[in-house]
Molecule: Glycine riboswitch aptamer
Organism: Anaerolineales bacterium
């Protein structure tokens, strides 16, 4: 570091309309939200190429473009907005 088990673990409409006898779930339509499954984006730094000047020459410095480049930042695709489930991350134990 990976995986497993146990414990802890936030945020945001139990939203409105339609169908269904009612409720729940699902489906269709609508508006409003959250960020901590997953996923996307970027800084410094570093590196490559080109251009111009300086310079004996190189290097360095300057400008332009590309690559690598983190997150709990950011996007809100996915997911989520009563409970349940899930849940980054933390702790403990075990395993490879």
């Nucleotide at each position: 570091g990976u995986g497993a088990u146990g414990g802890g673990g936030a945020g945001a409409g139990a939203c409105c309309c339609a169908c269904c006898a009612a409720u729940g779930u699902u489906u269709g339509g609508g508006c409003a939200c959250c960020g901590a499954a997953g996923g996307g984006g970027c800084a410094a730094a570093u590196u490559c190429g080109g251009c111009a000047g300086u310079g004996g020459g190189c290097a360095g410095c300057g400008c332009c473009g590309g690559g690598u480049g983190a997150a709990a930042c950011u996007c809100u695709c996915a997911g989520g907005u009563a409970a349940a489930a899930g849940g980054a991350c933390c702790c403990a134990u075990c395993u490879c």